[in-house]
């Protein structure tokens, strides 16, 4: 000097739940609220789970990126 790991600090996000709204629904948006998160930022013609319509092992449409996996980017830098 580089790589890996991630202590501390400064910040960030924001679970459950409540209120209002949207949606057939899974769920989403806003406010309150914090369980937690080093990517709990974003994305995927990957897997999985869930919803809706057929009802048949199956098909189609949708939802979850805080279910996993993969990709892109990002703050600080102790041992």
């Nucleotide at each position: 000097u580089c790589c890996u790991c991630g202590a501390a600090a400064a910040g960030g996000c924001g679970a459950a739940c409540c209120c209002g709204g949207c949606g057939u629904g899974a769920g989403c948006c806003g406010g309150g609220g914090g369980c937690g998160c080093a990517a709990a930022a974003c994305c995927g013609u990957g897997g999985g789970u869930c919803u809706c319509g057929g009802g048949a092992u199956c098909c189609g449409a949708g939802a979850c990126c805080g279910c996993c996996c993969g990709g892109u980017u990002g703050c600080c830098g102790a041992a």
c-di-GMP-I riboswitch aptamer from a Bacillota bacterium, 79 nucleotides, folded computationally. The source organism's lineage runs through Bacteria, Bacillati and Bacillota. The sequence was found by an Rfam model in a public genome assembly. Its Rfam family is "c-di-GMP-I riboswitch aptamer". About the family: GEMM was predicted in a large-scale screen for bacterial structured RNA regulatory elements. Genes associated with GEMM are involved in a diverse array of functions, including chemotaxis regulation, signal transduction, secretion and chitin.